[in-house]
RNA sequence: GGGCGCUUAGCUCAGGUGGCGAGAGCGCUUCCCUUACAAGGAAGAGGUCGUAGGUUCGAGUCCUACAGCGCCCA
Numbered sequence: 001g002g003g004c005g006c007u008u009a010g011c012u013c014a015g016g017u018g019g020c021g022a023g024a025g026c027g028c029u030u031c032c033c034u035u036a037c038a039a040g041g042a043a044g045a046g047g048u049c050g051u052a053g054g055u056u057c058g059a060g061u062c063c064u065a066c067a068g069c070g071c072c073c074a
Base pairs, nucleotide, nucleotide: 001073002072003071004070005069006068007067010026011025012024013023019057028044029043030042031041032040050066051065052064053063054062
């Protein structure tokens, strides 16, 4: 330098063919339970869906560029 893949909640990851509200597990907070703690039960907070453009009535989901990470080739 070229090719490919990934980038969604603090962490690990889902989100067929764009459509009505963005999710799970773990973690975190509050309460219950317990002499504590853990486990268990209930409720809750937490996300510019890497960034910037584009297409569309509508984009996490399609297109382009860039950035970061990884793999391969040179």